[in-house]
Description:
RNAcentral holds the full RNA, with entries from SILVA. The part of an RNA shown here (small-subunit ribosomal RNA, 3' major domain) has 478 nucleotides and comes from a metagenome.

Context: one part of a larger RNA
RNA sequence: UGACGGGGGUCCGCACAAGCGGUGGAGCAUGUGGUUUAAUUCGAUGAUACGCGAGGAACCUUACCUGGGCUAGAAUGUGAGCGACUGCGGCGGAAACGUCGCAUCCCAGCAAUGGGCGCGAAACAAGGUGCUGCAUGGCUGUCGUCAGCUCGUGCCGUGAGGUGUUGGGUUAAGUCCCGCAACGAGCGCAACCCCUGCCCCUAGUUGCCAACGGGUCAAGCCGGGGACUCUAGGGGGACUGCCCGCGCAAGCGGAGAGGAAGGAGGGGACGAUGUCAAGUCAUCAUGGCCCUUACGCCCAGGGCGACACACGUGCUACAAUGGGCUGUACAGAGGGUCGCUACCGCGCGAGCGGCGGCCAAUCCCAAAAAGCAGCUCUCAGUUCGGAUUGUAGUCUGCAACUCGACUAUAUGAAGCUGGAAUCGCUAGUAAUCGCGCAUCAGCCAUGGCGCGGUGAAUACGUUCCCGGACCUUGUACA
Numbered sequence: 001u002g003a004c005g006g007g008g009g010u011c012c013g014c015a016c017a018a019g020c021g022g023u024g025g026a027g028c029a030u031g032u033g034g035u036u037u038a039a040u041u042c043g044a045u046g047a048u049a050c051g052c053g054a055g056g057a058a059c060c061u062u063a064c065c066u067g068g069g070c071u072a073g074a075a076u077g078u079g080a081g082c083g084a085c086u087g088c089g090g091c092g093g094a095a096a097c098g099u100c101g102c103a104u105c106c107c108a109g110c111a112a113u114g115g116g117c118g119c120g121a122a123a124c125a126a127g128g129u130g131c132u133g134c135a136u137g138g139c140u141g142u143c144g145u146c147a148g149c150u151c152g153u154g155c156c157g158u159g160a161g162g163u164g165u166u167g168g169g170u171u172a173a174g175u176c177c178c179g180c181a182a183c184g185a186g187c188g189c190a191a192c193c194c195c196u197g198c199c200c201c202u203a204g205u206u207g208c209c210a211a212c213g214g215g216u217c218a219a220g221c222c223g224g225g226g227a228c229u230c231u232a233g234g235g236g237g238a239c240u241g242c243c244c245g246c247g248c249a250a251g252c253g254g255a256g257a258g259g260a261a262g263g264a265g266g267g268g269a270c271g272a273u274g275u276c277a278a279g280u281c282a283u284c285a286u287g288g289c290c291c292u293u294a295c296g297c298c299c300a301g302g303g304c305g306a307c308a309c310a311c312g313u314g315c316u317a318c319a320a321u322g323g324g325c326u327g328u329a330c331a332g333a334g335g336g337u338c339g340c341u342a343c344c345g346c347g348c349g350a351g352c353g354g355c356g357g358c359c360a361a362u363c364c365c366a367a368a369a370a371g372c373a374g375c376u377c378u379c380a381g382u383u384c385g386g387a388u389u390g391u392a393g394u395c396u397g398c399a400a401c402u403c404g405a406c407u408a409u410a411u412g413a414a415g416c417u418g419g420a421a422u423c424g425c426u427a428g429u430a431a432u433c434g435c436g437c438a439u440c441a442g443c444c445a446u447g448g449c450g451c452g453g454u455g456a457a458u459a460c461g462u463u464c465c466c467g468g469a470c471c472u473u474g475u476a477c478a
């Protein structure tokens, strides 16, 4: 000087407390451990691994296994030589591959020649998801959006070092004020950026009977309008600016006023010096090591989907503020030509057929659902619950046996609120309800990322648990 303490002081954080909903029990989905296996490819492992890399494992992917095949190789450049490019077929084969045959005779130029393409000896040169994240770059997690981490000069100390950065207040903040052997400065904080909340301007093939005319069973449907909503570009607006109280000040409190909004309005992006030899050599890049008729490459099939078990994360429930049936209302944000599909017909349905629209504020996906109204069920393992299984189908795709989703019908399992323990959340939040998108032929999505609808309870307080900040104290630790 740090680190640590079941030392002290001060102060924060859904840290506790106060509340609401869960997990832990059941079934299923998914990830992991374990076990099994020819293989169940690899990585991630307290917090900071475990719906994680996976934003899509039937083949492919694919790195694994079994078997079949290739050896300058599956890819790039140079390339003697051969051939127009190229197309079609036979045989063996599961394919890869091997082999045989047929057809064709490129373009520019008068020509020499040049151009493009295929095969291809020799060789330079390849390839490796093989090892090392304890050789690395880059990127990332974490403490932590915590308020800290440092420097120049000066001063103090023999020196390590200290001071500044401590103290008194204050703040979300090393934020600001006052004081002070310090005076300044840098990286952080904040602000500048984006979305959202109010208003104005500009602009009208979305929106509007708001005013007029036409028109319909109905409808901005038509003329028309630039009011409103909206769209998207610009601007205004909030600064403790004003008032009262306290205070030297910074600032704090207020029942304030005004205002759409207050005292950082709400949300996002943004992550200091460093810590964990944290993670990643399998995104990529890269030193070293290793393989070179194989640890490289191609192909078929299998595996990554196994199942006595154990754990994490979720979904669906155990019902009556509920289940079923019928009717009826209101979003936002997205996506669409290899696509989204209105409407009509067929089918109980998944879906199929036909026809029209849309490269989309114009057409479509599209129905939002919870809600509301009516009827029904009457406490029952049930009209709760839907696992499991049989049969018959639909769709995608070369192909759904291993191993897809969906439909119809039948079957209806466990489950009657979950021990010890444990998690999330402070407001348009929790809870609850549906909608969209990426990936994607299809989909194992209950995941991820977004969007809106309905919409709470509670916080006395900081003694205690956990993590953290500053000062101080002890130390046999560095």
Stems, first nucleotide, its partner, number of pairs: 001478002003475003007472007015462002019425005026316008034307002042053002064302007077124002081119003086103007106115003127291002130289003136285002138280003141276001143274001148187006154163003167178003193268004198236007208225001212223003239262001242256001243254004305444001318418001322377007334365003339358003343354004384415001389410007431454007

The coordinates come from a structure-prediction model, not an experiment, and the mean pLDDT is 84.